[in-house]
């Protein structure tokens, strides 16, 4: 560096001890033990297997889609990525509120 995806799901136990939540700022979590570590369980369906259907000047170790969830790679199990920026509606007692809208930016997480 490219491409998809991020508003759903999913927690017990032990060990430890003060921070944490990526980064600033809000907010929020936290000795009723957060975070992290470790066991074990779960969510999910990205890649892999499996099974199915279509498709092809290629007939293939081929592309899509659907499907499954497998002693198989990752990833996940507070809050929308928590929130923030621009636009666009709403609604205002004009401070501000708010949206399953649209888009950027940064971040994740997979595949290459």
């Nucleotide at each position: 560096c490219u491409c998809a995806u991020c508003g759903a799901g999913a927690c017990c136990g032990g060990c430890u001890g003060a921070g944490g939540g990526a980064c600033u700022g809000g907010c929020c979590c936290a000795g009723c033990g957060a975070c992290g570590c470790c066991g074990g369980g779960g969510c999910a369906a990205c890649c892999g297997a499996c099974g199915g259907a279509a498709c092809c000047u290629c007939c293939g170790u081929g592309u899509u889609c659907c499907g499954c969830a497998c002693a198989g790679g990752u990833g996940c199990c507070a809050a929308c990525u928590c929130c923030a920026c621009g636009g666009g509606g709403a609604c205002g007692u004009c401070a501000g509120u708010c949206c399953g809208c649209c888009g950027a930016c940064a971040g994740a997480u997979g595949a290459g």
About this RNA
This is a predicted structure of a 112-nucleotide RNA (SAM riboswitch aptamer (S box leader)) from a soil metagenome. The coordinates come from a structure-prediction model, not an experiment, and the mean pLDDT is 86. RNAcentral holds the sequence, with entries from MGnify.